[in-house]
RNA sequence: AACCCAAAAAGGCAACCCAGCCGCAAGGCUGGCGACGCAAAGCGCAGAGUCCUUCACAUAUCCGGGAUGGUCGCGCUGCACAG
Numbered sequence: 001a002a003c004c005c006a007a008a009a010a011g012g013c014a015a016c017c018c019a020g021c022c023g024c025a026a027g028g029c030u031g032g033c034g035a036c037g038c039a040a041a042g043c044g045c046a047g048a049g050u051c052c053u054u055c056a057c058a059u060a061u062c063c064g065g066g067a068u069g070g071u072c073g074c075g076c077u078g079c080a081c082a083g
Base pairs, nucleotide, nucleotide: 004083012038013037017032018031019030020029021028022027036070042076043075044074045073047072048071049068050067051066052065053064
């Protein structure tokens, strides 16, 4: 110095629910409430997974378009630190 990693401190995030707005929808944003959880639940990438899809279509799949980073994976960065 790198990696793994227990416990604790300071500080941080915020599931669910409610309201408003946007969207066909998945879902998103803001506010309130709240504390399910999180050591990257910080930032980025939509590769895999999952979900949605107005019009068209008898239906479904495919194709196309979209959502999700609190599903996995990858990249970058970062608090503390016994061993």